[in-house]
Context: one part of a larger RNA
RNA sequence: UGACGGGGGCCCGCACAAGCGGUGGAGCAUGUGGCUUAAUUCGAUGCAACGCGAAGAACCUUACCUGGCCUUGACAUGCAUGUGGUAGAAGCCUGAAAGGGUAACGACCCCGCAAGGGGAGCAUGCACAGGUGCUGCAUGGCUGUCGUCAGCUCGUGUCGUGAGAUGUUUGGUUAAGUCCAGCAACGAGCGCAACCCUUGUCGUUAGUUGCCACCAUUCAGUUGGGAACUCUAACGAGACAAACCCUUUUCAAGGGUGGGAAGGUGGGGAUGACGUCAAGUCAGUAUGGCCCUUACGGCCAGGGCUGCACACGUGCUACAAUGCCCAGUACAGUGGGAAGCGAAACCGCGAGGUGGAGCAAACCCUCAAAACUGGGCCCAGUUCAGAUUGCAGUCUGCAACUCGACUGCAUGAAGCCGGAAUCGCUAGUAAUGGCGCAUCAGCUACGGCGCCGUGAUACGUUCCCGGGCAUUGUACU
Repeated sequence: UGACGGGGGCCCGCACAAGCGGUGGAGCAUGUGGCUUAAUUCGAUGCAACGCGAAGAACCUUACCUGGCCUUGACAUGCAUGUGGUAGAAGCCUGAAAGGGUAACGACCCCGCAAGGGGAGCAUGCACAGGUGCUGCAUGGCUGUCGUCAGCUCGUGUCGUGAGAUGUUUGGUUAAGUCCAGCAACGAGCGCAACCCUUGUCGUUAGUUGCCACCAUUCAGUUGGGAACUCUAACGAGACAAACCCUUUUCAAGGGUGGGAAGGUGGGGAUGACGUCAAGUCAGUAUGGCCCUUACGGCCAGGGCUGCACACGUGCUACAAUGCCCAGUACAGUGGGAAGCGAAACCGCGAGGUGGAGCAAACCCUCAAAACUGGGCCCAGUUCAGAUUGCAGUCUGCAACUCGACUGCAUGAAGCCGGAAUCGCUAGUAAUGGCGCAUCAGCUACGGCGCCGUGAUACGUUCCCGGGCAUUGUACU
RNA backbone atom coordinates (compact mmCIF):
# COMPACT_ATOMS: atom_id res chain seq x y z
C1' U A 1 0.00 0.00 0.00
C1' G A 2 -3.66 -3.57 -0.04
C1' A A 3 -6.49 -7.80 1.77
C1' C A 4 -9.12 -9.66 5.89
C1' G A 5 -12.12 -9.18 10.95
C1' G A 6 -18.41 -13.53 14.03
C1' G A 7 -14.15 -4.32 15.06
C1' G A 8 -16.98 0.16 15.45
C1' G A 9 -19.22 4.57 12.14
C1' C A 10 -21.99 6.61 7.70
C1' C A 11 -24.78 5.34 3.17
C1' C A 12 -27.34 2.37 -0.67
C1' G A 13 -29.99 -2.00 -3.08
C1' C A 14 -37.07 -6.14 -3.47
C1' A A 15 -31.17 -6.96 1.02
C1' C A 16 -34.58 -7.30 5.17
C1' A A 17 -39.29 -5.68 6.87
C1' A A 18 -44.86 -4.86 5.06
C1' G A 19 -47.51 -7.50 1.36
C1' C A 20 -48.99 -10.21 -3.30
C1' G A 21 -47.98 -14.49 -6.16
C1' G A 22 -45.17 -18.82 -6.54
C1' U A 23 -41.33 -23.16 -6.13
C1' G A 24 -40.56 -27.38 -2.62
C1' G A 25 -46.06 -32.18 -2.40
C1' A A 26 -49.24 -34.38 -7.58
C1' G A 27 -49.31 -35.53 -13.09
C1' C A 28 -46.88 -34.12 -17.39
C1' A A 29 -43.08 -31.25 -20.42
C1' U A 30 -38.00 -29.96 -20.62
C1' G A 31 -32.60 -29.69 -19.11
C1' U A 32 -28.87 -32.02 -15.93
C1' G A 33 -26.64 -35.83 -12.70
C1' G A 34 -26.57 -40.96 -12.19
C1' C A 35 -27.45 -45.74 -14.11
C1' U A 36 -27.81 -48.52 -18.53
C1' U A 37 -25.96 -49.14 -23.46
C1' A A 38 -22.67 -51.31 -29.41
C1' A A 39 -23.55 -45.89 -29.04
C1' U A 40 -26.73 -43.41 -25.45
C1' U A 41 -21.70 -37.51 -29.65
C1' C A 42 -19.53 -32.99 -27.39
C1' G A 43 -19.36 -28.68 -24.38
C1' A A 44 -21.55 -25.60 -19.98
C1' U A 45 -20.93 -27.06 -13.15
C1' G A 46 -21.88 -21.94 -6.64
C1' C A 47 -23.90 -16.98 -7.40
C1' A A 48 -22.32 -16.16 -13.09
C1' A A 49 -23.98 -24.76 -15.42
C1' C A 50 -28.90 -27.28 -15.45
C1' G A 51 -36.38 -24.79 -21.26
C1' C A 52 -27.87 -23.32 -21.39
C1' G A 53 -24.79 -23.65 -26.98
C1' A A 54 -29.90 -25.98 -29.61
C1' A A 55 -34.30 -19.52 -33.31
C1' G A 56 -36.84 -26.78 -34.31
C1' A A 57 -32.31 -34.50 -33.30
C1' A A 58 -37.91 -39.27 -37.56
C1' C A 59 -33.80 -39.44 -42.55
C1' C A 60 -30.70 -35.14 -43.11
C1' U A 61 -28.76 -32.29 -39.19
C1' U A 62 -24.77 -35.66 -36.56
C1' A A 63 -19.93 -34.72 -34.46
C1' C A 64 -21.64 -41.12 -31.59
C1' C A 65 -22.31 -46.78 -32.57
C1' U A 66 -22.75 -51.22 -35.93
C1' G A 67 -22.08 -52.86 -40.77
C1' G A 68 -20.83 -52.15 -46.21
C1' C A 69 -17.42 -49.35 -49.16
C1' C A 70 -13.26 -45.17 -51.07
C1' U A 71 -7.79 -43.88 -50.76
C1' U A 72 -4.64 -37.39 -54.34
C1' G A 73 -9.63 -38.52 -51.73
C1' A A 74 -16.47 -34.84 -50.85
C1' C A 75 -13.15 -29.81 -51.40
C1' A A 76 -8.32 -26.18 -52.98
C1' U A 77 -3.73 -25.09 -55.61
C1' G A 78 0.57 -26.67 -58.36
C1' C A 79 3.86 -30.04 -61.29
C1' A A 80 4.76 -34.30 -64.67
C1' U A 81 2.83 -37.90 -68.14
C1' G A 82 -1.25 -39.74 -70.87
C1' U A 83 -6.14 -38.99 -73.03
C1' G A 84 -11.60 -37.72 -79.16
C1' G A 85 -15.04 -42.66 -79.04
C1' U A 86 -12.25 -38.15 -74.19
C1' A A 87 -15.78 -35.52 -70.61
C1' G A 88 -20.72 -36.57 -69.79
C1' A A 89 -24.44 -40.30 -69.87
C1' A A 90 -30.27 -42.83 -70.63
C1' G A 91 -30.83 -47.95 -69.83
C1' C A 92 -29.41 -52.89 -67.82
C1' C A 93 -26.97 -56.30 -63.85
C1' U A 94 -25.57 -56.56 -58.55
C1' G A 95 -26.51 -54.19 -53.90
C1' A A 96 -29.86 -51.84 -48.05
C1' A A 97 -27.62 -47.69 -50.20
C1' A A 98 -22.94 -45.93 -51.23
C1' G A 99 -20.21 -48.40 -54.46
C1' G A 100 -18.96 -51.86 -58.43
C1' G A 101 -19.81 -53.86 -63.54
C1' U A 102 -21.72 -53.04 -68.48
C1' A A 103 -23.28 -49.55 -72.02
C1' A A 104 -26.84 -47.13 -76.58
C1' C A 105 -25.84 -42.07 -77.28
C1' G A 106 -22.12 -38.41 -77.13
C1' A A 107 -19.82 -33.08 -76.59
C1' C A 108 -17.38 -27.67 -75.27
C1' C A 109 -13.55 -23.18 -75.64
C1' C A 110 -9.04 -20.73 -78.24
C1' C A 111 -5.42 -20.57 -82.56
C1' G A 112 -5.39 -22.65 -87.46
C1' C A 113 -7.68 -23.25 -94.71
C1' A A 114 -6.35 -28.03 -93.22
C1' A A 115 -3.21 -31.41 -90.79
C1' G A 116 -2.54 -30.33 -86.07
C1' G A 117 -1.49 -27.59 -81.45
C1' G A 118 -3.22 -25.52 -76.71
C1' G A 119 -7.12 -25.45 -72.80
C1' A A 120 -11.23 -27.40 -69.96
C1' G A 121 -12.61 -32.16 -68.25
C1' C A 122 -10.83 -37.04 -67.11
C1' A A 123 -6.97 -40.91 -65.74
C1' U A 124 -2.18 -42.13 -63.38
C1' G A 125 1.81 -40.45 -60.29
C1' C A 126 3.81 -36.69 -56.90
C1' A A 127 3.49 -32.31 -53.78
C1' C A 128 -0.64 -31.99 -50.68
C1' A A 129 -5.78 -31.94 -49.07
C1' G A 130 -8.80 -33.44 -44.82
C1' G A 131 -9.54 -33.99 -39.08
C1' U A 132 -16.35 -31.34 -34.57
C1' G A 133 -8.64 -35.12 -32.88
C1' C A 134 -5.77 -32.62 -27.98
C1' U A 135 -4.37 -28.14 -25.49
C1' G A 136 -9.46 -21.85 -23.77
C1' C A 137 -3.37 -23.14 -18.58
C1' A A 138 0.04 -21.20 -25.78
C1' U A 139 -3.66 -17.35 -28.32
C1' G A 140 -6.91 -13.60 -31.27
C1' G A 141 -11.88 -12.32 -31.39
C1' C A 142 -16.40 -12.48 -28.75
C1' U A 143 -19.06 -13.19 -24.05
C1' G A 144 -20.46 -13.79 -18.74
C1' U A 145 -19.56 -11.67 -13.82
C1' C A 146 -18.82 -8.09 -9.73
C1' G A 147 -22.14 -3.82 -11.74
C1' U A 148 -24.97 0.85 -14.68
C1' C A 149 -21.77 -0.36 -8.70
C1' A A 150 -19.28 5.02 -8.56
C1' G A 151 -15.44 4.30 -8.94
C1' C A 152 -10.12 3.93 -11.61
C1' U A 153 -5.98 6.89 -12.82
C1' C A 154 -2.40 10.65 -14.82
C1' G A 155 0.78 15.43 -15.43
C1' U A 156 3.18 19.18 -12.68
C1' G A 157 3.98 20.79 -7.72
C1' U A 158 4.67 19.66 -2.47
C1' C A 159 5.76 16.10 1.73
C1' G A 160 8.57 11.54 2.95
C1' U A 161 15.68 8.37 3.14
C1' G A 162 12.13 5.04 0.77
C1' A A 163 7.87 1.89 -0.43
C1' G A 164 4.46 5.81 -0.98
C1' A A 165 1.28 10.01 0.36
C1' U A 166 -1.23 14.45 -1.20
C1' G A 167 -4.92 15.61 -5.09
C1' U A 168 -9.53 11.48 -4.41
C1' U A 169 -9.36 13.42 2.65
C1' U A 170 -12.94 17.06 5.67
C1' G A 171 -18.21 19.71 6.22
C1' G A 172 -22.77 19.83 3.46
C1' U A 173 -25.39 17.68 -0.88
C1' U A 174 -26.61 14.11 -4.86
C1' A A 175 -28.96 8.52 -8.30
C1' A A 176 -23.69 9.75 -9.11
C1' G A 177 -15.62 11.34 -7.46
C1' U A 178 -23.15 15.07 -8.75
C1' C A 179 -22.22 19.87 -7.22
C1' C A 180 -20.70 23.59 -3.43
C1' A A 181 -17.57 25.37 0.58
C1' G A 182 -12.87 24.61 2.73
C1' C A 183 -7.90 22.68 2.13
C1' A A 184 -0.37 22.04 -0.50
C1' A A 185 -2.31 21.53 -3.93
C1' C A 186 -3.42 23.16 -9.21
C1' G A 187 -5.28 20.90 -13.43
C1' A A 188 -6.50 16.74 -16.69
C1' G A 189 -8.23 11.76 -18.59
C1' C A 190 -11.42 7.06 -18.53
C1' G A 191 -16.16 6.41 -16.13
C1' C A 192 -21.32 9.59 -14.08
C1' A A 193 -24.55 12.96 -16.59
C1' A A 194 -25.85 14.88 -21.43
C1' C A 195 -25.83 14.03 -26.77
C1' C A 196 -28.94 8.70 -29.58
C1' C A 197 -33.74 5.57 -30.07
C1' U A 198 -38.70 4.95 -28.16
C1' U A 199 -43.04 6.50 -25.35
C1' G A 200 -46.37 10.51 -23.01
C1' U A 201 -48.78 16.59 -24.82
C1' C A 202 -49.34 20.28 -28.56
C1' G A 203 -48.46 22.83 -33.26
C1' U A 204 -47.08 23.13 -38.64
C1' U A 205 -46.86 20.53 -43.31
C1' A A 206 -49.22 16.42 -46.09
C1' G A 207 -54.58 13.57 -47.03
C1' U A 208 -54.03 7.96 -50.30
C1' U A 209 -54.96 2.40 -50.23
C1' G A 210 -56.08 5.32 -44.03
C1' C A 211 -60.28 8.75 -41.43
C1' C A 212 -66.11 10.12 -41.24
C1' A A 213 -67.98 15.50 -37.38
C1' C A 214 -71.20 17.75 -41.05
C1' C A 215 -74.50 17.00 -46.24
C1' A A 216 -76.57 13.20 -49.28
C1' U A 217 -76.43 7.70 -50.18
C1' U A 218 -75.80 2.26 -49.14
C1' C A 219 -76.41 -4.38 -46.96
C1' A A 220 -71.44 -2.37 -45.70
C1' G A 221 -67.04 4.51 -45.24
C1' U A 222 -70.22 1.30 -49.86
C1' U A 223 -70.46 5.70 -53.27
C1' G A 224 -70.38 11.13 -53.92
C1' G A 225 -68.41 14.72 -50.86
C1' G A 226 -65.38 16.62 -46.68
C1' A A 227 -59.83 17.84 -44.46
C1' A A 228 -62.49 18.58 -38.85
C1' C A 229 -61.24 14.01 -35.86
C1' U A 230 -58.34 9.23 -35.75
C1' C A 231 -54.02 7.77 -37.94
C1' U A 232 -49.50 7.93 -40.57
C1' A A 233 -44.31 10.54 -40.75
C1' A A 234 -41.16 14.67 -41.35
C1' C A 235 -40.13 19.27 -38.95
C1' G A 236 -40.73 22.09 -34.59
C1' A A 237 -42.46 23.55 -29.48
C1' G A 238 -42.33 21.74 -24.47
C1' A A 239 -39.37 20.66 -18.41
C1' C A 240 -34.78 24.16 -17.02
C1' A A 241 -35.46 23.29 -9.96
C1' A A 242 -37.90 28.06 -14.85
C1' A A 243 -41.85 30.85 -11.23
C1' C A 244 -43.63 31.67 -5.87
C1' C A 245 -43.04 30.36 -0.41
C1' C A 246 -39.90 28.14 3.31
C1' U A 247 -35.10 25.86 5.14
C1' U A 248 -29.77 26.15 4.63
C1' U A 249 -22.89 28.63 5.26
C1' U A 250 -28.18 32.39 2.28
C1' C A 251 -23.23 28.00 -1.44
C1' A A 252 -24.53 23.56 -3.52
C1' A A 253 -29.02 21.80 -2.53
C1' G A 254 -33.62 20.29 -0.09
C1' G A 255 -39.23 20.63 1.45
C1' G A 256 -43.83 22.59 -0.38
C1' U A 257 -47.24 25.31 -3.92
C1' G A 258 -49.15 26.95 -8.56
C1' G A 259 -49.29 26.33 -13.63
C1' G A 260 -48.80 22.17 -16.86
C1' A A 261 -50.01 16.40 -20.97
C1' A A 262 -45.69 15.65 -18.13
C1' G A 263 -41.78 17.86 -12.12
C1' G A 264 -37.34 17.24 -10.06
C1' U A 265 -32.84 11.67 -14.19
C1' G A 266 -40.99 12.10 -16.65
C1' G A 267 -41.25 6.17 -18.17
C1' G A 268 -38.48 2.39 -21.06
C1' G A 269 -34.16 1.07 -24.10
C1' A A 270 -29.22 1.37 -26.11
C1' U A 271 -24.73 2.62 -23.72
C1' G A 272 -20.91 -1.50 -19.11
C1' A A 273 -14.54 2.73 -16.55
C1' C A 274 -9.42 0.57 -14.59
C1' G A 275 -9.79 -4.22 -13.59
C1' U A 276 -11.35 -9.39 -11.14
C1' C A 277 -12.45 -14.71 -11.78
C1' A A 278 -5.29 -18.56 -15.76
C1' A A 279 -14.21 -17.40 -15.56
C1' G A 280 -16.48 -19.43 -20.69
C1' U A 281 -15.69 -20.66 -25.83
C1' C A 282 -9.77 -24.51 -30.20
C1' A A 283 -17.47 -27.65 -31.48
C1' G A 284 -19.23 -20.54 -34.86
C1' U A 285 -15.01 -18.76 -37.32
C1' A A 286 -9.57 -17.57 -36.98
C1' U A 287 -4.92 -19.47 -34.98
C1' G A 288 0.61 -21.44 -32.47
C1' G A 289 2.14 -26.22 -30.96
C1' C A 290 1.20 -31.57 -30.71
C1' C A 291 -1.15 -35.88 -32.92
C1' C A 292 -3.83 -39.18 -37.27
C1' U A 293 -2.68 -39.91 -42.89
C1' U A 294 -5.75 -47.14 -47.01
C1' A A 295 -7.36 -43.41 -41.23
C1' C A 296 -8.53 -40.00 -35.65
C1' G A 297 -9.86 -38.48 -43.30
C1' G A 298 -14.31 -39.48 -46.89
C1' C A 299 -19.26 -41.91 -48.72
C1' C A 300 -23.65 -44.81 -47.45
C1' A A 301 -27.62 -47.84 -44.80
C1' G A 302 -29.61 -48.85 -40.15
C1' G A 303 -29.43 -47.54 -35.09
C1' G A 304 -28.36 -43.79 -31.21
C1' C A 305 -28.54 -38.51 -29.37
C1' U A 306 -35.79 -39.78 -27.22
C1' G A 307 -32.73 -45.47 -23.49
C1' C A 308 -34.93 -45.48 -17.02
C1' A A 309 -34.80 -48.11 -10.32
C1' C A 310 -33.64 -43.04 -9.08
C1' A A 311 -31.89 -37.54 -7.59
C1' C A 312 -31.99 -32.14 -8.72
C1' G A 313 -33.16 -27.50 -11.60
C1' U A 314 -36.71 -24.75 -14.80
C1' G A 315 -41.76 -24.74 -16.40
C1' C A 316 -47.03 -26.16 -17.78
C1' U A 317 -51.80 -28.11 -15.99
C1' A A 318 -54.55 -28.72 -11.73
C1' C A 319 -56.60 -29.65 -6.96
C1' A A 320 -62.29 -26.05 -8.09
C1' A A 321 -68.08 -22.23 -6.87
C1' U A 322 -64.14 -15.10 -7.55
C1' G A 323 -65.54 -22.11 -10.24
C1' C A 324 -66.91 -25.68 -14.38
C1' C A 325 -70.34 -26.60 -18.63
C1' C A 326 -73.91 -24.77 -22.53
C1' A A 327 -76.05 -20.70 -25.41
C1' G A 328 -75.98 -15.45 -26.84
C1' U A 329 -73.00 -11.07 -27.54
C1' A A 330 -68.85 -6.41 -27.58
C1' C A 331 -63.98 -4.24 -27.63
C1' A A 332 -57.06 -4.85 -29.26
C1' G A 333 -51.97 -4.22 -30.50
C1' U A 334 -47.37 -6.14 -32.17
C1' G A 335 -46.54 -8.78 -36.46
C1' G A 336 -46.48 -12.41 -41.03
C1' G A 337 -47.36 -13.68 -46.32
C1' A A 338 -45.44 -15.75 -53.30
C1' A A 339 -42.64 -23.24 -53.88
C1' G A 340 -46.51 -18.08 -49.62
C1' C A 341 -51.08 -16.06 -46.87
C1' G A 342 -55.54 -17.88 -48.32
C1' A A 343 -61.94 -15.41 -48.18
C1' A A 344 -67.03 -16.93 -49.68
C1' A A 345 -69.45 -21.47 -50.78
C1' C A 346 -69.71 -26.91 -50.30
C1' C A 347 -68.36 -31.80 -47.65
C1' G A 348 -66.98 -33.83 -42.73
C1' C A 349 -69.16 -34.56 -35.42
C1' G A 350 -63.92 -32.92 -35.81
C1' A A 351 -58.64 -32.63 -37.03
C1' G A 352 -59.26 -31.45 -42.03
C1' G A 353 -60.66 -31.73 -47.38
C1' U A 354 -62.64 -29.46 -52.06
C1' G A 355 -62.48 -24.62 -53.73
C1' G A 356 -60.08 -20.66 -55.33
C1' A A 357 -62.11 -14.51 -54.75
C1' G A 358 -58.35 -11.27 -53.15
C1' C A 359 -53.17 -10.03 -51.81
C1' A A 360 -46.11 -8.49 -54.04
C1' A A 361 -49.61 -5.39 -48.82
C1' A A 362 -52.44 1.42 -44.36
C1' C A 363 -55.76 -2.50 -49.81
C1' C A 364 -56.22 -9.05 -48.97
C1' C A 365 -55.77 -12.96 -45.22
C1' U A 366 -55.07 -14.38 -39.93
C1' C A 367 -57.98 -12.78 -35.55
C1' A A 368 -59.42 -12.58 -29.65
C1' A A 369 -59.66 -14.17 -24.25
C1' A A 370 -60.87 -13.08 -19.44
C1' A A 371 -65.36 -9.89 -18.73
C1' C A 372 -70.97 -9.36 -19.38
C1' U A 373 -76.20 -11.58 -19.93
C1' G A 374 -79.34 -16.07 -19.49
C1' G A 375 -79.56 -21.30 -18.12
C1' G A 376 -77.53 -25.88 -15.73
C1' C A 377 -74.31 -28.01 -11.71
C1' C A 378 -74.89 -27.74 -5.39
C1' C A 379 -69.47 -29.08 -2.51
C1' A A 380 -68.93 -34.76 -4.13
C1' G A 381 -62.63 -37.17 -5.97
C1' U A 382 -67.94 -34.36 -8.40
C1' U A 383 -70.69 -31.95 -14.83
C1' C A 384 -63.38 -30.67 -10.53
C1' A A 385 -58.89 -32.43 -12.69
C1' G A 386 -57.05 -34.38 -16.93
C1' A A 387 -52.52 -38.38 -16.85
C1' U A 388 -52.67 -43.25 -18.82
C1' U A 389 -54.57 -46.82 -22.15
C1' G A 390 -57.74 -49.02 -26.39
C1' C A 391 -60.02 -48.26 -31.16
C1' A A 392 -60.90 -45.28 -35.51
C1' G A 393 -58.92 -41.23 -38.26
C1' U A 394 -56.47 -36.30 -40.31
C1' C A 395 -51.97 -33.74 -41.88
C1' U A 396 -46.68 -33.06 -43.10
C1' G A 397 -43.04 -35.78 -45.36
C1' C A 398 -39.37 -40.63 -49.91
C1' A A 399 -40.51 -42.52 -44.97
C1' A A 400 -44.06 -41.26 -38.59
C1' C A 401 -41.87 -49.02 -35.78
C1' U A 402 -37.84 -47.34 -32.75
C1' C A 403 -39.36 -41.51 -32.55
C1' G A 404 -44.12 -36.42 -35.06
C1' A A 405 -48.27 -33.21 -34.18
C1' C A 406 -53.48 -33.06 -34.21
C1' U A 407 -58.94 -35.02 -34.18
C1' G A 408 -63.23 -38.19 -32.64
C1' C A 409 -65.26 -42.06 -29.40
C1' A A 410 -64.20 -44.76 -25.06
C1' U A 411 -61.03 -44.96 -20.54
C1' G A 412 -60.81 -41.84 -16.58
C1' A A 413 -54.85 -42.13 -12.60
C1' A A 414 -52.38 -38.94 -8.95
C1' G A 415 -54.09 -34.58 -7.02
C1' C A 416 -58.67 -31.62 -1.80
C1' C A 417 -53.37 -25.98 -1.85
C1' G A 418 -48.14 -28.80 -0.51
C1' G A 419 -42.45 -30.29 5.54
C1' A A 420 -37.74 -28.10 6.37
C1' A A 421 -36.53 -24.59 3.19
C1' U A 422 -36.58 -21.17 -0.88
C1' C A 423 -37.74 -17.55 -5.30
C1' G A 424 -39.84 -13.18 -7.97
C1' C A 425 -41.95 -8.42 -7.62
C1' U A 426 -42.80 -1.16 -6.01
C1' A A 427 -46.82 0.78 -11.28
C1' G A 428 -49.68 0.15 -15.96
C1' U A 429 -45.25 -3.12 -12.11
C1' A A 430 -46.88 -8.06 -9.64
C1' A A 431 -50.80 -11.21 -10.75
C1' U A 432 -54.02 -12.80 -14.58
C1' G A 433 -56.12 -13.36 -20.01
C1' G A 434 -55.29 -14.24 -24.82
C1' C A 435 -52.66 -12.86 -29.65
C1' G A 436 -48.25 -12.60 -32.90
C1' C A 437 -43.21 -13.86 -34.57
C1' A A 438 -38.34 -16.35 -35.38
C1' U A 439 -36.36 -21.31 -36.23
C1' C A 440 -39.40 -24.52 -39.39
C1' A A 441 -41.69 -29.77 -44.74
C1' G A 442 -43.84 -31.25 -40.08
C1' C A 443 -43.09 -30.98 -34.81
C1' U A 444 -42.50 -33.17 -29.23
C1' A A 445 -43.10 -24.76 -28.08
C1' C A 446 -45.91 -25.92 -21.88
C1' G A 447 -39.49 -22.98 -24.28
C1' G A 448 -37.63 -18.04 -26.30
C1' C A 449 -38.67 -13.01 -28.08
C1' G A 450 -42.53 -9.48 -28.52
C1' C A 451 -47.83 -7.35 -28.31
C1' C A 452 -52.19 -5.70 -26.26
C1' G A 453 -56.75 -6.55 -22.45
C1' U A 454 -57.98 -6.57 -16.97
C1' G A 455 -55.18 -4.71 -12.98
C1' A A 456 -53.26 -4.81 -6.82
C1' U A 457 -50.18 -4.30 -1.55
C1' A A 458 -45.18 -1.04 1.20
C1' C A 459 -44.15 1.71 8.97
C1' G A 460 -39.14 1.75 8.30
C1' U A 461 -33.32 0.42 8.36
C1' U A 462 -32.74 -3.35 14.44
C1' C A 463 -31.37 -7.84 11.94
C1' C A 464 -29.80 -11.50 7.19
C1' C A 465 -27.24 -10.92 2.13
C1' G A 466 -24.45 -7.96 -1.46
C1' G A 467 -22.07 -3.27 -2.45
C1' G A 468 -19.70 1.96 -1.67
C1' C A 469 -16.79 5.53 1.65
C1' A A 470 -13.50 6.92 5.40
C1' U A 471 -11.58 4.79 10.08
C1' U A 472 -9.42 1.00 13.52
C1' G A 473 -6.77 -3.92 14.70
C1' U A 474 -3.61 -7.67 12.41
C1' A A 475 0.87 -14.08 13.78
C1' C A 476 -1.38 -11.97 6.21
C1' U A 477 0.84 -9.32 1.48